RNA sequence: CCUGAUAAGGGCAAACCCGUCGAAAGGCGGGGGCGCAAAGCCUUGGGUCUAAAGUGGUUUAACUGCUAUGAUUGCCAGGUUGCCGGGU
Repeated sequence: CCUGAUAAGGGCAAACCCGUCGAAAGGCGGGGGCGCAAAGCCUUGGGUCUAAAGUGGUUUAACUGCUAUGAUUGCCAGGUUGCCGGGU
């Protein structure tokens, strides 16, 4: 530098359930274990999700459109650090 077929010691933890925070998406803690070789870290770019506040439609109201500043790195890139095995 390339690689993750095999091995060892370990690591993380989807759905779901409980608690908690949040308007929501979702976050955090516990249980759980589908998966993951960066499923370590960074929202830098794109995608996706949400719409409290803002703004518009309608209107008595209910309802509803748009918008990220919110969320997601276990959606994809990019940056950065790194264990073990194999190859060079």
The RNA shown here (c-di-GMP-I-GGC riboswitch aptamer) has 88 nucleotides and comes from Firmicutes bacterium HGW-Firmicutes-14.
Rfam family: c-di-GMP-I-GGC riboswitch aptamer. A reference for the family is Smith et al. (2012), "Structural and biochemical characterization of linear dinucleotide analogues bound to the c-di-GMP-I aptamer", Biochemistry.
It was read from a public genome assembly, where an Rfam model found it.
The coordinates come from a structure-prediction model, not an experiment, and the mean pLDDT is 83.
The model forms 95% of the base pairs in the Rfam consensus.